A computed fold for a 108-nucleotide RNA from Geminicoccus sp., annotated as TPP riboswitch aptamer (THI element). The source organism's lineage runs through Bacteria, Pseudomonadota, Geminicoccales, Geminicoccaceae and Geminicoccus. The sequence was found by an Rfam model in a public genome assembly.

RNA sequence: CAGGCGGGUCUGGGGUGCCGCCAGGUUCAUUCCGUGCCAGCGGCUGAGAUCAUACCCAUCGAACCGGAUCUGGAUCAUGCCAGCGGAGGGAGACCCAUCAUCAUGAAA
Numbered sequence: 001c002a003g004g005c006g007g008g009u010c011u012g013g014g015g016u017g018c019c020g021c022c023a024g025g026u027u028c029a030u031u032c033c034g035u036g037c038c039a040g041c042g043g044c045u046g047a048g049a050u051c052a053u054a055c056c057c058a059u060c061g062a063a064c065c066g067g068a069u070c071u072g073g074a075u076c077a078u079g080c081c082a083g084c085g086g087a088g089g090g091a092g093a094c095c096c097a098u099c100a101u102c103a104u105g106a107a108a
Stems, first nucleotide, its partner, number of pairs: 006096005011058004017044005024038003028034001064089002070083004
């Protein structure tokens, strides 16, 4: 410096949070002002924030879960970033390709 660390089938595993607006629905309260949830619209991070017959991951396992109502930083805010942490848990079979080693055979 270049290339590789794979591809497929079936099957399985997993997450969906935060903020703002809010004329619709609804909860609670009610003298009045209100209050929470759902839907809708917009914004943030992300592959994915229920467009889903999608997206990601499957032991070569940082998909995801627990610890965790954790710690530090940033943010309007958050599971946003970092730490915790290559520590623990975590869902697999087959086929193809490739590589290495061994055995046997043929030819030179």